A computed fold for a 174-nucleotide RNA, annotated as Lysine riboswitch aptamer. The sequence was found by an Rfam model in a public genome assembly. It matches the Rfam family "Lysine riboswitch aptamer". A reference for the family is Mandal et al. (2003), "Riboswitches Control Fundamental Biochemical Pathways in Bacillus subtilis and Other Bacteria", Cell. Its family is annotated with lysine biosynthetic process in the Gene Ontology. The coordinates come from a structure-prediction model, not an experiment, and the mean pLDDT is 76.
[in-house]
RNA sequence: ACUAAGGAUAGAGGUCGCGUGACUCAUAAGUAACACUUUGGAUGUGACAGGCACAGACGAAGAGGUGUAAAAGGGAGAAACGCCGAAAGAAAGACGGGCUGUACGUCGGACUUGGGCAUAAGGUUAAGAGCCUUAUGACUGUCAUCUUAACAAAGAUGGGGAGCUAUCGACGAU
Numbered sequence: 001a002c003u004a005a006g007g008a009u010a011g012a013g014g015u016c017g018c019g020u021g022a023c024u025c026a027u028a029a030g031u032a033a034c035a036c037u038u039u040g041g042a043u044g045u046g047a048c049a050g051g052c053a054c055a056g057a058c059g060a061a062g063a064g065g066u067g068u069a070a071a072a073g074g075g076a077g078a079a080a081c082g083c084c085g086a087a088a089g090a091a092a093g094a095c096g097g098g099c100u101g102u103a104c105g106u107c108g109g110a111c112u113u114g115g116g117c118a119u120a121a122g123g124u125u126a127a128g129a130g131c132c133u134u135a136u137g138a139c140u141g142u143c144a145u146c147u148u149a150a151c152a153a154a155g156a157u158g159g160g161g162a163g164c165u166a167u168c169g170a171c172g173a174u
Base pairs, nucleotide, nucleotide: 001174002172007168008167009166010165011164014084017083018082019081020080023077024076025075033068034067035066036065037064038063039062043055044054045053046052047102048101049100050099087113088112089111093107094106095105096104114140115139117137118136119135120134121133122132123131124130142159143158144157145156146155147154148153
């Protein structure tokens, strides 16, 4: 000098790049709930089913009227902060509400996704908002190969973030 594994440090992507918690705004909603009232006439409450418990003819659920009247979750805005597996989704499993099962919630984190966008279907939702999943489409970043080209750039095909770029870098062989 070459090689450059495992690794360390720094960096790039951009139709708001990604996320966070406060703030403001609307929505939720003239809804829930509460009070009064007119009815109603046997069920109701504890998420649902079973079981159990409790309330109920001293009037259950439901319906109408009047008055008072929210909040959470979800969304948007402009900034701040942390960042570039930023982050998002998520199986098993654990825990929770008196019992069992289901669903739900909290945790968990096998696994999946380079990024945002549009369209369609499905899911979530109060919602034609937003978000998530899948498919399709073009765009964008990056690497490899090939072609045109020739300090640059363009096109085609393919890959996946466990990627890509820069620097450092041992062993080893020469």